[in-house]
Order: sequence, then structure tokens, then C1' cells
RNA sequence: AUCGGAUACGCCAAACUUGUUGUGAAGCAAGGACGGAAAGCCAUGGGUCUCACUUCUUUGAGAUCGCCAGGUUGCAGGAU
Repeated sequence: AUCGGAUACGCCAAACUUGUUGUGAAGCAAGGACGGAAAGCCAUGGGUCUCACUUCUUUGAGAUCGCCAGGUUGCAGGAU
């Protein structure tokens, strides 16, 4: 420098439950673990979803990075 789970009393936390915010998708907090090596970050391209409008599938505004791709930073131990 590169590769990284296979060996960290470490990290994150799906479904579901409760509370709360939002018209909604969803967000946040607590509980809880299906999983994860970028399941860290960035809505840039595609996908999915919501709301409004509508000329009827367009337009606008949003959500999701734990759907895929891209950008960027980075880890125990180990290997080269």
C1' cells in the first nucleotide's frame, strides 16, 4: 500500500411493541434482534414508496443510502 467477518467482552440494528412528530411514505426515543464489514456519510443516476395536481400518465414536492450503482472516509485480527 492492497485485500478485509474467519478470531472485537467492540459497533450498527430488520420485523414487531410502546411513546412522539408528520396528511402520508416515513423520522426520532425506548425495548427488541432478522441481519450487516461500510447496515458510516452524500439523494448524484436508476428502482421502490408517499402526497398534491392532472391533459391520464405526466408535472411538482417529498421518503428510502438495511434496493442497486456511483462518490467519499474508515475498522479488530489476519493475509499478501
Source information
c-di-GMP-I-GGC riboswitch aptamer from Sulfurovum sp., 80 nucleotides, folded computationally. The coordinates come from a structure-prediction model, not an experiment, and the mean pLDDT is 77. Rfam family: c-di-GMP-I-GGC riboswitch aptamer. A reference for the family is Weinberg et al. (2017), "Bioinformatic analysis of riboswitch structures uncovers variant classes with altered ligand specificity", Proc Natl Acad Sci U S A.